[in-house]
RNA sequence: AUAGUUCGUUAGACGACCGCUUGCCCUAAAAACGUAAGAGGAAAGUCCGGGCAGCAUAGAAUAAUGACAGUUGUUAACGGCAACCGGGGGUGACCCUAGGGAAAGUGCCACAGAAACAAAACCGCCUUGAUCAUUUCGGUGAAAAAGGUAAGGGUGAAAUGAGUGGGGUAAGAGCCCACAGCGUCGUAUGGUGACAUGCGGAGAAGGUAAACCCUGUCAGCUGCAAGGAGAUCAACACAUAAGGGCGAUUCGUCCGUUGGUCGCUACCCGCUUGAUCCUGCAAGCAAUUGCAGGGCUAGAUAGAUGGUCGUCCCAGACAAAACCCGGCUUACAGGCGGACUAUCCAA
Numbered sequence: 001a002u003a004g005u006u007c008g009u010u011a012g013a014c015g016a017c018c019g020c021u022u023g024c025c026c027u028a029a030a031a032a033c034g035u036a037a038g039a040g041g042a043a044a045g046u047c048c049g050g051g052c053a054g055c056a057u058a059g060a061a062u063a064a065u066g067a068c069a070g071u072u073g074u075u076a077a078c079g080g081c082a083a084c085c086g087g088g089g090g091u092g093a094c095c096c097u098a099g100g101g102a103a104a105g106u107g108c109c110a111c112a113g114a115a116a117c118a119a120a121a122c123c124g125c126c127u128u129g130a131u132c133a134u135u136u137c138g139g140u141g142a143a144a145a146a147g148g149u150a151a152g153g154g155u156g157a158a159a160u161g162a163g164u165g166g167g168g169u170a171a172g173a174g175c176c177c178a179c180a181g182c183g184u185c186g187u188a189u190g191g192u193g194a195c196a197u198g199c200g201g202a203g204a205a206g207g208u209a210a211a212c213c214c215u216g217u218c219a220g221c222u223g224c225a226a227g228g229a230g231a232u233c234a235a236c237a238c239a240u241a242a243g244g245g246c247g248a249u250u251c252g253u254c255c256g257u258u259g260g261u262c263g264c265u266a267c268c269c270g271c272u273u274g275a276u277c278c279u280g281c282a283a284g285c286a287a288u289u290g291c292a293g294g295g296c297u298a299g300a301u302a303g304a305u306g307g308u309c310g311u312c313c314c315a316g317a318c319a320a321a322a323c324c325c326g327g328c329u330u331a332c333a334g335g336c337g338g339a340c341u342a343u344c345c346a347a
Base pairs, nucleotide, nucleotide: 001343002342003341004340005339006338007337008336009335010334012312013311014310015309016308017307018306020038021037022036023035024034040318044329045328047327048326049325050324051323052223053222054221055220065219066218067217068216069215070084071083072082073081074080085099086097087096088095089094100214101213105212106211107208108207109206117161122153123152124149125148126147127146128145131142132141133140134139163179164178165177166176167175182203184201185200186199187198188197189196190195227269228268230262231261232260233259234258235257236256243255244254245253246252247251276295277294278293279292280291281290282289283288313316
């Protein structure tokens, strides 16, 4: 320099004017004025996990249903995340991985093909060979049919499933042998572990579990329009049990208890101080955690966060809270930065 890998960051800037939501100020209470604050990295999809709330529930177990599936760690928790192991791809940086079980059982394997998994012979190869031809009468050639053969050809994503060489055979075949490979069992060493490496034994019937299924682990149900307070109606009787006060009587009223109803009809709480954010230090490869200091940063209920103008540039993407957090997934124009790889060139 070119090509590439990966991580992070930003999400037009500045000014003026008009408007909206909320807090504070002001006020008896409001409004107005003033003052302060006012969307995102995904606020999204609502796919997981938790907080919180109501209901259910003695505890435990079983069944059903659903999710998940290497190891170790991390966390409030997780099906997330990190590191590592195994497998696959790349010259490399690095990337991908739905990664328990196929000798528990069942199912399925399109098209093509003879045959798609207890069973197969289409071509080929080999043996026998009716019969035919020929003959120097010893044979030779062709060949229906029967049998052997899974080495070779052909079909297919996949063909009986351990490659190469040798032996062996009528022809062949792990049929046998040597070397190499495979999974499995045992064992030694290393590692917390998944696992790796070495040695030894016996061994050889495909794939599919994002098919049913089996094994293991986890999970009560419903969601803030939850729910509370509130408003309103009825009862306070029998009862192991909530009735009581006052006005003095079977009546009224106040409080309380129990049960029902109401709510997009949003006045109040829930509602934003939180597994919070920023900075520094420390532990750890990392995810993450601890300590110290500092900060307060939307809270609506028809739902605010917008509009106009001016200047500049590379002409501005995806998209906008609705109880709150941790993740995942998906969408995203352009800009900026860090680390690294390969090839070439120069010193």
A computed fold for a 347-nucleotide RNA from a Candidatus Saccharimonadota bacterium, annotated as Bacterial RNase P class A. The coordinates come from a structure-prediction model, not an experiment, and the mean pLDDT is 76. The RNAcentral record of the sequence draws on ENA. A source record names the gene rnpB. Its Rfam family is "Bacterial RNase P class A". The family's RNA type in Rfam is ribozyme.